[in-house]
RNA sequence: AUCAGAAAAGGGCAAACCUAUUGAAAAAUAGGGACGCAAAGUCACAGAUCUAAGGAUUGGGAUACUAGGCGAAACCCGGUGUCCCGACUAUGGUGGCUGGACUACCUAA
Numbered sequence: 001a002u003c004a005g006a007a008a009a010g011g012g013c014a015a016a017c018c019u020a021u022u023g024a025a026a027a028a029u030a031g032g033g034a035c036g037c038a039a040a041g042u043c044a045c046a047g048a049u050c051u052a053a054g055g056a057u058u059g060g061g062a063u064a065c066u067a068g069g070c071g072a073a074a075c076c077c078g079g080u081g082u083c084c085c086g087a088c089u090a091u092g093g094u095g096g097c098u099g100g101a102c103u104a105c106c107u108a109a
Base pairs, nucleotide, nucleotide: 004107005106012037013036017032018031019030020029021028022027035096041102042101043100045099046098047097048094049093050092054089055088057087058086059085060084061083062082063081064080065079066078068077069076
């Protein structure tokens, strides 16, 4: 120096949860708080995964209009528009999901 992580020493970080703020949300930031972590330090390149504001399409429902269809009319069917719910989707997130990259305290075998 590299690999490794037993025993120590000095320490470090901070899950869930609570409060405040930001955000459409996932989540993030700050404070409190400790489940744990030998990289639970940094980085969204790859995989995985979370969310769906916005978006194209589609399904269902509601509603308005209708010069179309049947009909005496209404109802119903079709068309057009608006709204709601669902499906799909990352440009948003997760480094304490995995891999990878970079950096790093201590010290036996």
About this RNA:
Predicted 3D model of a 109-nucleotide RNA (c-di-GMP-I riboswitch aptamer) from Heyndrickxia sporothermodurans. The source organism's lineage runs through Bacteria, Bacillota, Bacilli, Caryophanales and Heyndrickxia. The coordinates come from a structure-prediction model, not an experiment, and the mean pLDDT is 86. RNAcentral holds the sequence, with entries from Ribocentre.